[in-house]
């Protein structure tokens, strides 16, 4: 470089209510690469959304390139080294939908994808 495969987890119990996996109490979950030692909250990337340009178009939009947007952590301990381990206490989670407000339900998505493996 070419081909090919893989590539996201989680609402269980109780309460209120005509109605809630959406509210309240308890619970549960954590993509990819990096980093002196293992990371949801350190650095960076991806998904969603928006803009510009190019190409295509059945005029709905699709593909490619570039840009924008993009959540959250402290204390103590060990150690040569840890915002990554151990102990403690915290915090965060796109868009559209819903009889009622969603990280956990349904949908775009049998999609896309950071990236990882294999063969040549």
């Nucleotide at each position: 470089g070419u081909u090919u495969c893989c590539g996201g987890g989680g609402c269980g119990g109780g309460g209120u209510g005509c109605g809630a996996c959406u509210c309240c109490c308890c619970a549960c979950c954590g993509g990819c690469g990096g980093u002196g030692a293992c990371a949801g909250c350190c650095c960076g990337c991806g998904a969603c959304c928006c803009c510009u340009c190019g190409c295509g178009u059945u005029c709905g939009c699709g593909c490619g390139a570039g840009g924008g947007c993009u959540g959250a952590c402290c204390c103590g301990g060990u150690g040569g080294a840890a915002c990554u381990c151990c102990g403690g206490g915290g915090c965060c989670g796109a868009c559209c939908g819903u009889g009622a407000c969603a990280g956990u339900c349904g949908g775009g998505a049998u999609g896309g994808g950071a990236g990882g493996g294999a063969a040549c």